This is a predicted structure of a 394-nucleotide RNA (Bacterial RNase P class A) from a Bacteroidota bacterium.
[in-house]
C1' cells in the first nucleotide's frame, strides 16, 4: 500500500412547486379552505423464539407428547446476552527418545449420561464387540521333496496380534524387560473413569489412590428443567342485518306440596387417552352445522420509552439525576418533479506533484399495521477498528 477475513458506525443533504395522512387551532350549516407541529427501518423483512396484554367455566391428576440441556451471572423472559470452564482445531513458541504435554493467540462446539439397559456398526476385510480375530508374515513340533552338505520348498498341528494388508475404527500409545515368537505379561512414562484431600460460588483444576478398556444418544432410553390454548381478525361498544332453518339429545329411580335435592343412564366442553370435573336432558336450552351483518368508535400507542451526565460491575446489565414527546394509516399516508451540493465511477484538459476546471452517470436492501426484547437473512456505497497475506521504501 492493495487484498481478503472479523466486528462496529453511517447508510445522502438543502432549495423551490404541487401533493398524502395525523394532532391542535381559526373560518364555515357543510363540503371545505387556512395556520402551526408530527409523519418509518437498521433490518420496518422472514414470523424462529421470549414477554406485555387480552378473552377462553383457573386449564386439576396419572401416561404420553413437545421442547430444552457445561457453569455463573444478567434479563420482565427466553431456545437470547456477558463472563468464565472444558473438548477440539490452526498458528507460533518450547518440555520430551517417543507417546504424550506446557505457554500465548485466532477459529469451532445439538457441550448432561456410552462405567444403567437394549439396539446398530454400509463397503472394504480372514476377522467389526461375551468367551474377539490368524489372510500375508513370524515362531515351535512333526512329516515328505530337492541337495553331499548349510539350506531350500511344501503339508499336518499349534503358539502369537510385534509388523504388513482392509477399514472412519482392528480391543489404550511410546520405550524398555521379557520371550521359541509374541502379549498390559511385567515395569517407567503418557491419555481416560471413579473416590478422597486440597483449591474454586460453580462448571472444572490438582495431587494421592484404585480402576476400565471401541463409537454411537442429530437410535431407542436415562436423568434433570419448562410446557393450558388462541392471538389486536385478541376483547370491549353502537349501528345495520337475519332463520326460533336443518340433525342430535326426547331417559329411569327416591325424597319432596312445590322449587329443588340425591344416585343411576344419555348427550357435550376440558387440543391424544385414563380418572376426575363442568354443562344440558324440553326449553328462545346443549352440541354440531348453518342464515346475516361486512359500517363505526375503541383497543392504538408514555413505553421493560429516547438522549445526556454520573455512579457500581471485568461485562452483559443496574442505579441515580436531569432532559424530551417522537407515525397511527385502514386499501392502507410518510410522495413526486426541478435545480443545487456532497461522495463514487468514467472521460477529457492544466499541473512535476498535491491537485484544479469540466462532460456523461449512480445511489444498495427494503417499508410500520397492537407493542416491547431478542435470533436470523437481505444491504449499491462510505469510515474506523483488529487479524492474516502479498508488494515496495528505510
Nucleotide at each position: 500500500a492493495a487484498g481478503c477475513a472479523a466486528g462496529g458506525a453511517c447508510g445522502u443533504c438543502c432549495u423551490g412547486u404541487c401533493g398524502c395522512u395525523c394532532u391542535u387551532u381559526g373560518g364555515g350549516a357543510a363540503a371545505c379552505c387556512g395556520a402551526a407541529g408530527g409523519g418509518a427501518g437498521g433490518a420496518a423483512a422472514g414470523u424462529c423464539c421470549g414477554g406485555a396484554c387480552a378473552a377462553c367455566u383457573c386449564a386439576g391428576g396419572g401416561c404420553g407428547c413437545c421442547a430444552c440441556a457445561c457453569u455463573u451471572c444478567c434479563u420482565a423472559a427466553c431456545g437470547g446476552g456477558a463472563a468464565g470452564g472444558u473438548c477440539u482445531u490452526c498458528a507460533a513458541u518450547u518440555g520430551g527418545a517417543a507417546a504424550c504435554g506446557a505457554u500465548u493467540g485466532g477459529g469451532g462446539a445439538a457441550c448432561a449420561g456410552a462405567a444403567a439397559g437394549u439396539g446398530c456398526c454400509g463397503c472394504a476385510g480372514a476377522g467389526a464387540a461375551c468367551u474377539a480375530u490368524a489372510c500375508c508374515g513370524c515362531c515351535u513340533g512333526u512329516u515328505g521333496g530337492c541337495g553331499u552338505a548349510a539350506g531350500u520348498u511344501g503339508g499336518c498341528a499349534g503358539g502369537u496380534a510385534a509388523g504388513g494388508g482392509u477399514g472412519a475404527a482392528a480391543a489404550c500409545g511410546u520405550g524398555a524387560g521379557g520371550u521359541a515368537a509374541g502379549a498390559g505379561c511385567u515395569c517407567a512414562c503418557g491419555g481416560c473413569g471413579g473416590a478422597u484431600g486440597c483449591a474454586g460460588c460453580g462448571a472444572u483444576g490438582u495431587a494421592u489412590u484404585c480402576g476400565a478398556g471401541g463409537g454411537u444418544a442429530a437410535a431407542c432410553c436415562u436423568u434433570g428443567u419448562g410446557g393450558g390454548u388462541u392471538g389486536u381478525a385478541a376483547g370491549g361498544c353502537c349501528a345495520u342485518g337475519u332463520a326460533a332453518a336443518c340433525g342430535g339429545u326426547u331417559u329411569c329411580a327416591g325424597g319432596g306440596a312445590a322449587a329443588c335435592c340425591u344416585g343411576a343412564g344419555g348427550a357435550g366442553g376440558c387440543g391424544g387417552c385414563c380418572c376426575g370435573u363442568c354443562u344440558c336432558c324440553a326449553a328462545u336450552g346443549c352440541c354440531g352445522c348453518g342464515g346475516g351483518u361486512a359500517g363505526g368508535c375503541u383497543g392504538c400507542u408514555a413505553g421493560a420509552g429516547g438522549c445526556c451526565a454520573u455512579c457500581a460491575g471485568u461485562g452483559a446489565u443496574g442505579g441515580u439525576g436531569g432532559u424530551c414527546c417522537c407515525a397511527g394509516a385502514u386499501a392502507a399516508a410518510u410522495g413526486a418533479c426541478a435545480g443545487g451540493a456532497a461522495c463514487g465511477a468514467u472521460g477529457g484538459u492544466c499541473g512535476c506533484a498535491a491537485g484544479g476546471c469540466u462532460g456523461u452517470u449512480g445511489g444498495a436492501c427494503a417499508g410500520a399495521a397492537u407493542c416491547c426484547g431478542g435470533c436470523u437473512u437481505a444491504c449499491a456505497g462510505u469510515c474506523c477498528u483488529u487479524g492474516c497475506u502479498u508488494u515496495u521504501a528505510u
Its Rfam family is "Bacterial RNase P class A". Rfam's curators write: Ribonuclease P (RNase P) is a ubiquitous endoribonuclease, found in archaea, bacteria and eukarya as well as chloroplasts and mitochondria. It is annotated as a ribozyme. The sequence is in RNAcentral, with records from ENA.